[in-house]
Context: one part of a larger RNA
RNA sequence: UCAUGGCUAAGGAAUUCGGCAAAUUGACCCCGUAACUUCGGGAGAAGGGGACCCUCAGAGAUGAGGGCGCAGAGAAAUGACUCAGGCGACUGUUUACCAAAAACACAUGGCUUUGCAAAUUCGAAAGAAUACGUAUAAGGCCUGACACCUGCCCGGUGCCGGAAGGUUAAGAGGGGACGUUAGAGGAAGAGAUGAAUCGAAGCGUUGAAUCGAAGCCCCGGUAAACGGCGGCCGUAACUAUAACGGUCCUAAGGUAGCGAAAUUCCUUGUCGGGUAAGUUCCGACCUGCACGAAUGGUGUAACGAUCUGAGUACUGUCUCAGCCAUCAGCUCG
Numbered sequence: 001u002c003a004u005g006g007c008u009a010a011g012g013a014a015u016u017c018g019g020c021a022a023a024u025u026g027a028c029c030c031c032g033u034a035a036c037u038u039c040g041g042g043a044g045a046a047g048g049g050g051a052c053c054c055u056c057a058g059a060g061a062u063g064a065g066g067g068c069g070c071a072g073a074g075a076a077a078u079g080a081c082u083c084a085g086g087c088g089a090c091u092g093u094u095u096a097c098c099a100a101a102a103a104c105a106c107a108u109g110g111c112u113u114u115g116c117a118a119a120u121u122c123g124a125a126a127g128a129a130u131a132c133g134u135a136u137a138a139g140g141c142c143u144g145a146c147a148c149c150u151g152c153c154c155g156g157u158g159c160c161g162g163a164a165g166g167u168u169a170a171g172a173g174g175g176g177a178c179g180u181u182a183g184a185g186g187a188a189g190a191g192a193u194g195a196a197u198c199g200a201a202g203c204g205u206u207g208a209a210u211c212g213a214a215g216c217c218c219c220g221g222u223a224a225a226c227g228g229c230g231g232c233c234g235u236a237a238c239u240a241u242a243a244c245g246g247u248c249c250u251a252a253g254g255u256a257g258c259g260a261a262a263u264u265c266c267u268u269g270u271c272g273g274g275u276a277a278g279u280u281c282c283g284a285c286c287u288g289c290a291c292g293a294a295u296g297g298u299g300u301a302a303c304g305a306u307c308u309g310a311g312u313a314c315u316g317u318c319u320c321a322g323c324c325a326u327c328a329g330c331u332c333g
Stems, first nucleotide, its partner, number of pairs: 001328001003326006010319002014317001019314001028050004036041001038145001052067006068072001080312007087304002092104002109142006120129003146299004151229003156226002158222005165217003171211002176206005183198002188193001230248005257291001258288001269285005
């Protein structure tokens, strides 16, 4: 010096991002126990008291008297507690080896698909899971106990339904057009020969009109489907503000509740509380940069190795260090 233990005057969180670590508390018996509450809890709330040995009495519980020590649950092991707030209801689950949480799950609620040879899933198929189940069932998606609730918008995207009209593939259809040429034709040539041009049938190439499903366009429904939920100007007998009015735009313009919030940039907003002093915390205000209703809103007893703030007790965390023990290092041998 490192590590692990033990003790410490006075102070007692002044330390520190933060009481991290340590200390305090502690099993058992008796008394006693608040707010709040879903009446079960909260609760071991909190806060007090007791305990050893001997003699006597008693069936015992226990009572009376006495005794010793610094210390009687005589060692070890064995809850610190309270107040307030955020989040998540809860018990659970998770990043094996840096994250245990407010993340996941959950009971509850809702939407939706599926009538059984079910929907869905795996497989090329046979076949299999679902299920030896049958809508009080099974699959998908969202929400996340409980209480009070869950507003407006179907214009866009999606889904469902509709079939009048428009568009439309393969296919059907085949008006025609073109190519080919038996033949006709007859330039030219003395002749032999035979150019241009026309061209039946057949064959070949191409192909118009017309018919032609779903889909899309179209018509309607649907938001606990994906999602969305305005601006400007004026106005009341001080001022200020605007219940009120005007106007533009929209599918509709954010309702209840909450709000500087796990969301607030400006911002350490302003006021109040707590402190001698508080960028954090609690209660309000509302000017919500950019809350808001199952992407759930607001509350909420209980619960949490959760996060945040405050207090009591307690302490070497600190003022400010000291001593002791043990291991290692180091020095000497």
Background
Large-subunit ribosomal RNA, domain IV from Syntrophomonas sp., 333 nucleotides, folded computationally. RNAcentral holds the full RNA, with entries from ENA. Its mean pLDDT, the model's own confidence on a scale to 100, is 88. NCBI's taxonomy places the organism under Bacteria, Bacillati, Bacillota, Syntrophomonadaceae, Syntrophomonas. It matches the Rfam family "Bacterial large subunit ribosomal RNA".